Predicted 3D model of a 79-nucleotide RNA (c-di-GMP-I riboswitch aptamer) from a Candidatus Fermentibacterota bacterium.
RNA sequence: UAAACGCAAACCGGAAGAGAUUCCGGGACGCAAAGCCACGGGUCCUAACCCUUUGUGGAAGGAUGGCCGGGUUGCCUGA
Numbered sequence: 001u002a003a004a005c006g007c008a009a010a011c012c013g014g015a016a017g018a019g020a021u022u023c024c025g026g027g028a029c030g031c032a033a034a035g036c037c038a039c040g041g042g043u044c045c046u047a048a049c050c051c052u053u054u055g056u057g058g059a060a061g062g063a064u065g066g067c068c069g070g071g072u073u074g075c076c077u078g079a
Stems, first nucleotide, its partner, number of pairs: 006031002011026006029066001035072003039069003042064005049058002051055001
């Protein structure tokens, strides 16, 4: 660095959830780890539980890897 393969934002339809959000189909803004892991930080959610001051609360839990760091595995590379 050519080519090939791969993933799939917004948005639309359907499903799950209290919610953040996720899953399936369509769709491509982008991505060389946009593969995998919530370990550290950030951001977001609060049904159930506790308090009764009913909250912008506590505790506990959850979501996000396409927010960043870290760990781990790994494809092609022609002239």

Annotation
Its mean pLDDT, the model's own confidence on a scale to 100, is 82. Its Rfam family is "c-di-GMP-I riboswitch aptamer". Rfam links the family to the GO term cyclic-di-GMP binding.